[in-house]
RNA sequence: GGGUGUAUAGCUCAGUUGGUAAAGCAUUGGGCUUUUAACCUAAUGGUCGUGGGUUCACGUCCUGUUAUCCCCA
Numbered sequence: 001g002g003g004u005g006u007a008u009a010g011c012u013c014a015g016u017u018g019g020u021a022a023a024g025c026a027u028u029g030g031g032c033u034u035u036u037a038a039c040c041u042a043a044u045g046g047u048c049g050u051g052g053g054u055u056c057a058c059g060u061c062c063u064g065u066u067a068u069c070c071c072c073a
Base pairs, nucleotide, nucleotide: 001072002071003070005068006067007066010025011024012023019056027043028042029041030040031039049065050064051063052062053061
């Protein structure tokens, strides 16, 4: 230099055919317990890496760019 993949909650990640984003862990409150842990229950937490475009409407499609993994030279 060329090519492929990945980027979504604090962490690990799902999201199918474009229809408005879920789960587990963690954190916090409550219950249970003599207390802690465990268990039960509820809540909190997301400008979907970033700029632009298409669309009535993009995590999803197109495109620039950044970071990172791998392959080729």
Molecule: transfer RNA
Organism: Citrus unshiu